[in-house]
RNA sequence: GGGGCGGUAGCUCAGUUGGGAGAGCGCUGCGUUCGCAUCGCAGAGGUCGUGGGUUCGAGUCCCAUCCGCUCCA
Numbered sequence: 001g002g003g004g005c006g007g008u009a010g011c012u013c014a015g016u017u018g019g020g021a022g023a024g025c026g027c028u029g030c031g032u033u034c035g036c037a038u039c040g041c042a043g044a045g046g047u048c049g050u051g052g053g054u055u056c057g058a059g060u061c062c063c064a065u066c067c068g069c070u071c072c073a
Stems, first nucleotide, its partner, number of pairs: 001072007010025004019056001027043005049065005
């Protein structure tokens, strides 16, 4: 220098054919308990790496770019 894969909640990751942004764990509150744990219920938490483009509409498609892993030279 070139190719491939990945970047989404604090962590691990889903997100199928472009239309509702989600799960588990964690966190907060309430219930349960003498108390803790477990369990149940509710809630908070997101610039979907960044910038631009296409579209009525983009996590998803296109271009550029940054970071990580990997292959080739």
RNAcentral holds the sequence, with entries from ENA and Rfam. Transfer RNA from Thermaerobacter composti, 73 nucleotides, folded computationally. Taxonomically the source falls in Thermaerobacter (Bacteria, Bacillota, Clostridia, Eubacteriales). The same sequence occurs in records of 3 taxa. The coordinates come from a structure-prediction model, not an experiment, and the mean pLDDT is 83. It matches the Rfam family "tRNA". It is annotated as a transfer RNA.